[in-house]
Context: one part of a larger RNA
RNA sequence: UGAUGUUGAAGGAACUCGGCAAGUUGCUCUCGUAACUUCGGGAUAAGAGAGGCCCUGCCAGGGCAACCUGGUUGGGGUGGCACAUGAGAGGGGGUAGCGACUGUUUAUCAAAAACACAGGGCUCUGCUAAGAAGAGAUUCGAUGUAUAGGGUCUGACGCCUGCCCAGUGCUGGAAGGUUAAGAGGAGAUGUGAAAGCAUUGAAUUGAAGCCCCAGUAAACGGCGGCCGUAAAUCUAACGGUCCUAAGGUAGCGAAAUUCCUUGUCGGGUAAGUUCCGACCUGCAUGAAUGGCGUAACGACUUCCCCGCUGUCUCCAACAUCAACUCA
Repeated sequence: UGAUGUUGAAGGAACUCGGCAAGUUGCUCUCGUAACUUCGGGAUAAGAGAGGCCCUGCCAGGGCAACCUGGUUGGGGUGGCACAUGAGAGGGGGUAGCGACUGUUUAUCAAAAACACAGGGCUCUGCUAAGAAGAGAUUCGAUGUAUAGGGUCUGACGCCUGCCCAGUGCUGGAAGGUUAAGAGGAGAUGUGAAAGCAUUGAAUUGAAGCCCCAGUAAACGGCGGCCGUAAAUCUAACGGUCCUAAGGUAGCGAAAUUCCUUGUCGGGUAAGUUCCGACCUGCAUGAAUGGCGUAACGACUUCCCCGCUGUCUCCAACAUCAACUCA
């Protein structure tokens, strides 16, 4: 000096990105226990008190009895600094975000808000099912049969899920256009004395597809601009105009989304770029790429408070091990 521990005056988070680490709490009994809530919970909520040993009374059960076991808001006494005497053994509360939950995950830097999930929707599939593996036989699906199986999106529950089918996709349609091989064969060419042989070939006919016509957004996706207007000012319920397939509804909103930005106001602090509540000027929110809430849950994230402490003011001593010096 380092490591692992023990103890610490006064203060008690002033430390720090952050209470990281350490400490507090911890058991049983009695009392007591809020908001909220899906009425189950929340809850060991929070908070308060007691606890050893001895004598004695009472109650219950067992036993023929002696007695044994258990209980006890009963009474009395007594020892220690300390009685859940050691080990083991929850710190607590409030707010907000995200995810409903228990689970799963990057074996060896990530455990999470990621994945899964029950629930919801769409879509395909009538059985030799769809789908998948295989060259195939065949196998799985399934010794199942639409209350089943595959794919895909969302993700408990509550309230809901708006407008757009112009583009892309999917489904359906079949009148017309286009269109391959094939069919067809008017003609043309070569050769030949000719018959013929060979080459070429217009019209016409000719499937799916595409063009076309519809439907479909819990399919992929999308959801405007400019100008003016009210008897203070401001603002614009209102009007005009351009464009569009349609111009963002309900909600929420400086948000895990807000650049300007430490927006503005309020709360908390002596002092708050974080936090909470509002406002709406949403650079660039928004409805199963789900929107907004939500009790319970979380080794998740944010902020605050109580308790507690060597995290700190500010370090010190001790124990053990190493380092170091000598042998």